A computed fold for a 72-nucleotide RNA from a Tepidamorphaceae bacterium, annotated as transfer RNA.
It was read from a public genome assembly.
Rfam family: tRNA. The family's RNA type in Rfam is transfer RNA.
The prediction has a mean pLDDT of 82.
[in-house]
RNA sequence: GCUGCCGUAGCUCAGGGGUAGAGCACUCCCUUGGUAAGGGAGAGGUCGUGAGUUCAAUUCUCACCGGCAGCA
Numbered sequence: 001g002c003u004g005c006c007g008u009a010g011c012u013c014a015g016g017g018g019u020a021g022a023g024c025a026c027u028c029c030c031u032u033g034g035u036a037a038g039g040g041a042g043a044g045g046u047c048g049u050g051a052g053u054u055c056a057a058u059u060c061u062c063a064c065c066g067g068c069a070g071c072a
Stems, first nucleotide, its partner, number of pairs: 001071007010024004018055001026042005048064005
């Protein structure tokens, strides 16, 4: 330099046009003499950045940024 894949909650990841969920973690409550385990409720997201297409974009297209892999 070229090609491919990935970027979504604090972490690991789903979701691939109609405004986003799970597990763990966090907060409060129940249970206990007190912990652990268990149960209930809740908070937490400009979906990497910018543009394009569309009535509507996390989703499709392009560029850029970052990570990984391959080729040279």